[in-house]
This is a predicted structure of a 71-nucleotide RNA (transfer RNA) from a Gemmatimonadota bacterium. The coordinates come from a structure-prediction model, not an experiment, and the mean pLDDT is 82. Its Rfam family is "tRNA". Rfam describes the family as follows. Transfer RNA (tRNA) molecules are approximately 80 nucleotides in length. Lineage of the source: Bacteria > Pseudomonadati > Gemmatimonadota. The RNAcentral record of the sequence draws on ENA.
RNA sequence: UGCCCCCUCGUCUAAUGGCAAGACAUGCGGCUCUGGACCGUAGAAUCGGGGUUCGAAUCCCUGGGGGGCAA
Numbered sequence: 001u002g003c004c005c006c007c008u009c010g011u012c013u014a015a016u017g018g019c020a021a022g023a024c025a026u027g028c029g030g031c032u033c034u035g036g037a038c039c040g041u042a043g044a045a046u047c048g049g050g051g052u053u054c055g056a057a058u059c060c061c062u063g064g065g066g067g068g069c070a071a
Stems, first nucleotide, its partner, number of pairs: 001070007010024004018054001026042005047063005
């Protein structure tokens, strides 16, 4: 410098263009002699901007970040 891929709760992974789900973790409660085990419950996310569409995490453009290949 060119090309390609990726970006979703704290982490990991889902989601035919139609209510963003689950696990782990965390908070609270229960159980227990104790709890880090077990049970219940709660909060928490679509990288920014623009476009298409009745409707965008999803499609398009642009910016940002990360990774790979070539030189």